[in-house]
């Protein structure tokens, strides 16, 4: 010096945004377990499931200094035999050794008495919701060994195992008999400071050992330490478990325990517990701790520590200081082993170790050396405790796989845009080092304690050698560090969430590179975090989930103002406790670290105590503002009864009348000549009370409206007179409660669920129409529900206005008056700040504050299933779960889009003019056909379209017959030849097959060699009208000449967006103008370009010809001319410029003048963002894939032209406004040399023959028809119409049969103006005529142009169809061709129900009753003491009874699972079947409650909301 440095977010709901909210990730962590891999070391940790079963072995003994008994073995002696050796008289002597006895001593095994120990340690969590535990206390109690004191320790006695003989038994084990010891048991003496006590007394102990210094032993007070009992707190979940309880709660007495106590017993009382949750079910060992967290919490309780409980299951007692005792006993079961079948043993939840079940969790190790226990005086023995070693990468924590150079940037790999990158200094290759591992020596130290004492470990230190023997894994779409190729083609296959994959996958496999971690690295599970996603810290409840219908009111919660008191909450100070371990912090030991030590600091608690008095509470007072009373005057569909009224309806009778009524979109059903409707009178019923009538009143909701009476609730206002906090809120509980419904009885005009009928439809179980029955009405019950809504609980306080209704009061006014004004209560409306997701909401709050209650935590399964309870029923309250999705929701944007509105435009519709469709023909599509009928376009926006022209070519198709580096283009190579030209043979042609001329340029050293060109071998490649227009780029349709689409900046909005671009007016127009939180701008409109109408200048040839002059049969034919036409350059011109009304002094419309032309003067060319994955690989471009003696290329020849049919464009017609013939007139705009042809001849004619002129204002095609004029035709299938066919010509062309045009003759069809339907057109247009071009060798009713003649008919916006702005609604957003609802069928998943079977659990009666405590015990035995002793007694033991008593039997219940044939409904599944409920007015608004009815969504009746478009009106607000 230090222990309080600590908060992160993200994907996913929409087109898109805000917000609600769920599900997912990213972190930490685990006794873990699987996958891949795997080099050393320390420290740790490792049967979590079946508290299932266990062979085998070890886990509790010790003391000979408590006793007896003493084995094997030794020693000494002695006695018998045997007898080596020496000696030596050979007779013997000696006498080691050996063998048997005996005797004495030394030892002590085993077994047995007897003391301590075995209750400690070691194990596990099955039971337990409980004084088990944890914390703080308490005492009515015990404590073997330990330690302190004070005492005592004497005198006797009987026995028993051991042991001995006998016996039974398979075994375990046991009997009888005899005799023995003790610190084993028995008396007696001795007694106080113990112990009863009636206060007089009474009464109680011992053990002894021996080496003589000890150690033992009894008692008695204390002391430590362990324990037993009890008491506040605190301790899972569930009310779908609400009432438990008879020893229960208290009392006495009395028993029992070491002790208090119903602890047990007898008697007495009748209490005791519980909504602060008793009883009872389920689940759980509990704490310190541990994991996570910023904490607050929240999850857990493995190893290690403290308690608890169990020991095969159940019960039960001995013994002891302690036990109802893990390796002790008795009895009962289960289950296993031994048996000789008669009877017996046993309990690993101790270490190891085994089976079994499991995803899954080890050595039958070694040692008492340390440390700790147990016994001993010790010495020592015992200890699977414990020290150690094995074995698992299970965890943490350390260390290593080598350093430094090394660029042909090597090979190879992969990419490549082909240049190249990239793997990469990586590797080889050079040179160093030597940790860890290997080998060989030393070795501190773990040992304390002078020697002695290591199971197992060894730091560390020397030496060798050698880069050598050490790297994997998960991932690369976001989240999330890190990509690119192949392959595969909704496959295979990934996936924690979004979610990838259906031919160009950074998502699937594979390689290559990359990124993260590393001897691990991923997956799984599980906890906690993020999740403020149960919010105590820290959350809601108008519309997202959530306010009870409504009021009363119990418990309970909270509570005006003032004064004391005392000290329970509260706030402070001491203090005791919170064990150690663990976190934190500081220091220190292991080489660091992990780990390990030592000190601190926490331990937020709980006790006990001093202290303070604001606040809450408590007690005792006062007080008037809260709440009530009292007096006085009021409004009001307040509520109950009873009575009475008038209009309208129905029905009856009569009158009048006489054919329809009635109903509908339209009609029928219905009702009428037996007189309806209609009309008049007169009765009669019932049921609702026009008009006042009002965002007016009054009630707690619900709900009350005709007019009297009677009872009777609540309210506001004044006066401020009284009480003196009496209040507010409100779990349970009680009560009221719309329509519908129920049960009785009445009533019954209208209406009207069901029902029948008639329309409507595809069907119509609906909407419409005609009937009609419950029911609507009364009286008395009951049902408890609704969108019972203000989708907004209740009260209390405070915070800007302004307008306005209702009620009372009060000032003003001499009086009045709803004429101002004040002021209190209800009732609206806009709005400040604020508040909110926004819409809103704003003194009647959804603001800001308190206070009570009730509720909600994703969506769907579902307000369903069960269960309980209410109810006659219907049904109503209370109320899950499995399984399922990744969203479901809200509030606004911005498109689309409505069988919503509103404006406004377009040949859109009317209004006219002409056709289509109906005939035959052409053309083109579809279908069918075929070898082939290539191929593409398909609603508008495909069909005379691609194609501006298939006999062959074209051709892309079929069948043949052929080439193979190719028909085309380029580069290299092999052989060979100039190039080139001709010919033959085969063939249908290409093509094969072959013959012959020809010998060329440079250049040379004459051998050659070289450039080009041909033919040939090979090899790079060519070729593809082959696919993919859903990889493309170009280029084109269409919306659409529609008038719109955007942008910078600023405003506004949290934000998508808005605003600008709305809004008045005006235009062809988002054109213009005014206004204006907008001011500008940009692409579109318009202009600018082109033609066209008129004028003028200019210029006149090929064109033109007025004047003049020539000339012709005539003609600008000629000389001239530019005046006109007219060509063609440039110019003018038209601008709302002028008048003149209208409009806002405006844009700007209207008229009108002038003008060739008027308001864009017609026509054209011009097509904004963008939308149809539109169209086109067959037009060209092009990425990919396919294909290469063929999907390529040549040749014949076929086909594209095929014909029952359909269908889209056109031609000609059907006639008289016609047709046929004659005569005749007046254009434009074009084309022409492989052309365009005049005139000329012939031909009837198509044509043909010659050949003048023209590259063109010059000559040609080239007569222009309709028109006029005359003439016939007289209304018919024709003199209309021209299809069809027959013969005969003519063109083009190698060719005209498939399959081309024209000519002439003949023929002479349909067809007499066209059903539904449907086109085009608004002036030079329709409509009619007729000429030209292009393609083209030839072909044209089609394309493209050109000019004659020339209408009619609208001046509007109802309708269909299209578009454009605005505005509304939406569940749409692949955008209505959208969404999306039920049933039915199919499959597959959980559930629920069910006659039933069937297992369990916990209680209860009832019977049995084992062991055993405890009482009794009159039978039986009996060593210690006593006596008057052959005996008796005292005690004592056991049969025997009793009380409880465990399994166990049995009844009737409860409860909890399992299983069931069937059988409900639910959820899920790319492409069933029916219809169309809902989202727009959804096509009949929707929806809620409640009834009926119906395949099915539904439907229809009553009553309620608005979360209903839409016109209208009334009220009210806003602005002016």
């Nucleotide at each position: 010096c230090a222990a309080u440095u600590g908060a992160a977010g993200g994907g996913u709901u929409u087109g898109a945004u805000c917000c609600u909210g769920g599900c997912u990730c990213a972190g930490a962590a685990u006794g873990a377990a699987c996958g891949u891999u795997g080099g050393c070391g320390g420290c740790g940790u490792g049967g979590a499931u079946u508290a299932g079963g266990c062979a085998u072995g070890c886990a509790a003994g010790u003391c000979g200094a408590g006793c007896g008994c003493g084995a094997u073995a030794c020693u000494u002696u002695u006695a018998a035999a045997a007898g080596a050796u020496a000696c030596u008289u050979c007779g013997g002597u000696u006498g080691a050794u050996u063998u048997u006895g005996a005797a004495a001593g030394u030892g002590g095994a085993a077994a047995g008495c007897g003391g301590c120990g075995a209750a400690a340690g070691g194990g596990a969590g099955a039971g337990u919701a409980a004084c088990g535990a944890g914390u703080a206390g308490a005492u009515a109690c015990g404590u073997a060994c330990c330690c302190a004191g004070g005492g005592g320790u004497u005198c006797g006695g009987g026995a028993u195992a051991g042991c001995u003989g006998c016996g039974g038994g398979a075994a375990a084990c046991u009997g009888c008999a005899g005799g023995u010891a003790a610190u084993a048991c028995c008396g007696a003496a001795u007694a106080a400071u113990g112990u009863c006590u009636c206060c007089g007394g009474a009464c109680c102990a011992a053990a002894a050992a021996u080496u003589u210094a000890u150690u033992g032993c009894c008692c008695c007070c204390g002391g430590a330490u362990c324990g037993g009992u009890c008491u506040g707190c605190u301790u899972a979940c569930u009310a779908u478990u609400a009432g438990c309880u008879u020893g229960u709660u208290g009392g006495u007495g009395g028993g029992g325990u070491a002790a208090a106590g119903g602890c047990c017993u007898a008697c007495c009382a009748a209490g005791g517990c519980a909504a602060a949750g008793a009883u009872g079910g389920u689940u759980a060992g509990c704490g310190g701790g541990u994991g996570u967290g910023a904490g607050a919490g929240c999850a857990u309780g493995g190893c290690c520590c403290g308690g608890c409980u169990c020991a095969c299951u159940g019960g039960g007692a001995c013994u002891g200081a302690g036990a109802c005792a893990c390796u002790g006993c008795c009895c009962a079961g289960a289950c296993a082993c031994c048996u000789a079948c008669g009877g017996g043993u046993g309990g690993c939840u101790g270490c190891a170790g085994u089976c079994g079940a499991g995803a899954a969790u080890c050595u039958u190790c070694c040692g008492c050396a340390a440390u700790g226990g147990a016994c001993g005086a010790a010495a020592g023995u015992c200890u699977g405790a414990c020290g150690g070693a094995g074995c698992g990468a299970c965890g943490c924590c350390g260390c290593g796989u080598g350093c430094g150079g090394g660029a042909u940037g090597a090979a190879g790999g992969c990419c490549u845009u082909c240049g190249g990158g990239u793997u990469g200094u990586a590797a080889a290759c050079c040179g160093c080092u030597g940790u860890c591992a290997g080998a060989g020596g030393g070795g501190a130290g773990g040992a304390a304690a002078u020697u002695u004492u290591g199971a197992c470990c060894g730091a560390u230190c020397c030496u060798c050698a050698a880069a050598g023997g050490a790297a994997g894994u998960g991932c690369a779409g976001g989240c999330u560090a890190a990509g690119u190729u192949c392959g595969u083609g909704c496959c295979a296959g990934c996936a924690g969430c979004c979610g990838c994959g259906g031919u160009a996958a950074u998502a699937c496999g594979a390689a290559c590179u990359g990124u993260g971690c590393a001897a691990a690295c991923g997956u799984u599970a599980u906890u906690c975090g993020g999740a403020a996603u149960c919010a105590c810290u820290g959350g809601g409840c108008u519309u997202a989930a959530a306010g009870g219908g409504u009021g009363c009111g119990u418990a309970g919660g909270c509570g005006g103002g003032u004064u004391u008191a005392a000290a329970g909450g509260u706030c402070u100070g001491a203090u005791g406790u919170g064990a150690a371990a663990g976190c934190c912090c500081a220091c220190g030991g292991c080489u660091c670290a992990a780990c390990c030590g030592u000190g601190g600091a926490a331990u937020u608690g709980c006790g006990u105590u001093g202290g303070a008095a604001a606040c809450c509470a408590u007690a005792a007072g006062c007080c008037u503002u809260g709440a009530g009373g009292g007096a006085g005057a009021c409004a009001g569909a307040g509520g109950u009864a009873a009575g009475c009224g008038g209009a309208a309806c129905u029905g009856a009778u009569g009158g009048u009348g006489g054919a329809g009524c009635g109903g509908u979109g339209a009609a029928a059903u219905g009702c009428g000549u037996u007189g309806a409707u209609a009309u008049c009178a007169u009765c009669a019923g019932g049921a609702a009370c026009a008009c006042c009538g009002g965002u007016g009143g009054c009630g707690a909701a619900a709900g009350c409206g005709g007019c009297u009476u009677a009872c009777u609730g609540g309210g506001a206002c004044u006066c401020u007179u009284c009480u003196g906090a009496c209040g507010c809120u409100g779990a349970g509980g009680c009560a009221c409660g719309a329509a519908a419904g129920c049960u009785a009885g009445g009533g019954g005009a209208g209406c009207g669920a069901a029902c029948g009928g008639g329309a409507u439809u595809a069907g119509a179980u609906a909407c419409c129409c005609c009937g009609g029955u419950a029911g609507u009405c009364c009286u008395a019950g009951c049902u408890g529900u609704a969108a019972a809504c203000g989708a907004u609980c209740a009260g209390u306080a405070c915070u800007a206005g302004u307008c306005u209704g209702u009620g009372g009061g009060g000032a003003c006014u001499u009086c009045c008056a709803c004429a101002u004004c004040c002021u209190c209560u209800c009732g609206g409306a806009c709005g400040u700040a604020g508040c909110g997701a926004a819409a809103g909401u704003g003194u009647u709050a959804a603001g800001u504050a308190c206070u009570g209650c009730g509720c909600c935590u994703g969506g769907g399964g579902a307000g369903u299933a069960u269960g309980g309870u209410c109810g006659c029923a219907a049904g109503g309250c209370u109320g899950a779960a499995a399984c399922u999705c990744a969203a479901a929701g809200g509030a606004a944007u911005u498109g689309a889009c409505g069988g919503g509105g509103g404006c406004u435009c377009a040949c859109a519709c009317a209004a006219g003019c002409g056709g289509u469709g109906g005939a035959g023909g052409a053309u083109g599509u579809g279908g069918c056909u075929u070898a082939a009928u290539u191929c593409g376009a398909g609603g508008a926006u495909a069909c005379g379209c691609g194609a501006a022209g298939a006999a062959c070519c074209u051709u892309a198709c079929c069948u043949a017959g052929a080439c193979u580096u190719a028909a085309c283009a380029u580069g290299c190579u092999u052989g060979g030849g100039a190039a080139u030209u001709u010919c033959u043979g085969u063939g249908a042609a290409a093509g094969c097959a072959g013959a012959a001329a020809g010998u060329g340029c440079c250049u040379u050293u004459c051998g050659g060699g070289g450039a080009g060109c041909c033919c040939u071998u090979g090899c790079g490649u060519a070729g593809g009208u082959g696919c993919u227009g859903c990889a493309u780029g170009g280029c084109u349709g269409u919306c659409g000449u529609c008038a719109g689409c955007u942008c910078g900046u600023g405003u506004c909005g949290u934000g998508a967006g808005a605003u600008g671009u709305c809004g008045g007016g005006u235009u062809a127009a988002g054109u213009c103008c005014c206004u204006u939180a907008a001011c500008g701008a940009g692409c579109g409109a318009a202009a600018c370009c082109c033609u066209u109408a008129u004028c003028c200048u200019u210029a006149g040839u090929u064109g033109c010809c007025a004047g003049c002059g020539a000339g012709u049969a005539a003609u600008g034919u000629c000389g001239g001319g530019g005046a006109c036409u007219c060509u063609a350059a440039g110019g003018a011109g038209a601008c709302u410029g002028c008048c003149g009304g209208u409009g806002u002094u405006a844009a700007a419309c209207c008229g009108g003048g002038g003008g060739a032309a008027g308001g864009u003067g017609g026509g054209g060319a011009u097509g904004a963002c963008g939308u149809c994955a539109a169209g086109u690989c067959c037009u060209c471009a092009u990425g990919g894939c396919c294909u290469u003696u063929a999907u390529g290329u040549c040749u014949a020849g076929g086909g594209c032209u095929g014909c029952a049919c359909a269908c889209g464009u056109c031609c000609u017609a059907c006639a008289a406004u016609g047709c046929a013939c004659u005569a005749u007139a007046c254009a434009a705009a074009g084309c022409g040399a492989c052309g365009c042809a005049a005139a000329a001849u012939c031909g009837u004619g198509a044509g043909a023959u010659c050949u003048a002129g023209c590259a063109a204002a010059c000559c040609g095609c080239a007569u222009a028809a309709a028109g006029u004029a005359g003439u016939g035709c007289u209304c018919a299938g024709u003199u209309c119409g021209g299809a069809u066919u027959g013969c005969a010509g003519g063109c083009u062309g190698a060719a005209a049969u498939u399959c081309g045009c024209c000519u002439g003759c003949a023929u002479g069809a349909a067809g007499c103006c066209g059903g539904a339907a449907u086109c085009g057109c608004u002036a030079g247009u329709a409509a009619u005529c007729g000429c030209g071009g292009g393609u083209c060798a030839g072909c044209a009713u089609a394309c493209c142009g050109c000019g004659g003649u020339g209408a009619a008919u609208g001046u509007g916006u109802u309708c269909c169809u299209g578009a454009g702005c605005c505005u509304u609604g939406u569940a749409c957003a692949c955008a209505c061709c959208g969404c999306c609802c039920g049933u039915c069928a199919a499959g597959c998943c959980a559930c629920g129900a069910a006659a039933g079977u069937u297992g369990g659990g916990g209680g209860g009666g009832c019977c049995c009753g084992a062991a055993g405590u405890c009482g009794c015990a009159a039978a039986u035995c009996u060593a210690a003491c006593u006596c008057u002793c052959u005996g008796a007694g005292a005690g004592g033991a056991u049969a025997g009874c009793g009380c409880c008593g465990a399994a166990g039997g049995u009844c009737a219940a409860c409860u909890c699972g399992a299983u069931g044939a069937u059988u409900g409904g639910g959820a899920c599944u790319a492409a069933g079947u029916c219809g169309u409920a809902a989202c727009a007015a959804g096509g009949u608004a929707g929806c809620c409650g409640u009834a009926g009815g119906g395949g099915a969504a539904c439907c229809u009746g009553c009553g309620g909301c608005u979360g209903g478009a839409u016109c209208a009106c009334c009220u009210c607000c806003u602005u002016u």